[in-house]
RNA sequence: GACGUCAUGGUGUAGCCUGGAAACACACCCCUCUCUCAAAGAGGAGAUCGGCAGUUCAAAUCUGCUUGGCGUCG
Numbered sequence: 001g002a003c004g005u006c007a008u009g010g011u012g013u014a015g016c017c018u019g020g021a022a023a024c025a026c027a028c029c030c031c032u033c034u035c036u037c038a039a040a041g042a043g044g045a046g047a048u049c050g051g052c053a054g055u056u057c058a059a060a061u062c063u064g065c066u067u068g069g070c071g072u073c074g
C1' cells in the first nucleotide's frame, strides 16, 4: 500500500444479507415475600447502533469517505 473482518445500554450478544417504532441475558433501581440477607416473583431506568456525508417517505440495516482493533497478501 491492497483486501477481509469486527465496532449496538454498565458487561456479553441478537437484529444487518431481505430498510419500516432496537430485543435477550447478567448487572443496576423499586416493590412483594423473609426476623434479615440470598433465592424466587412483579415492575422500572438505561444504547439516536464508532464518526461524517449520501440515497430514500423512512437507514443499526444500502452506498461513499473516515477512526480504532484483529487478520491475510505485497
Base pairs, nucleotide, nucleotide: 001073002072003071004070005069006068007067010026011025012024013023020057028044029043031041032040050066051065052064053063054062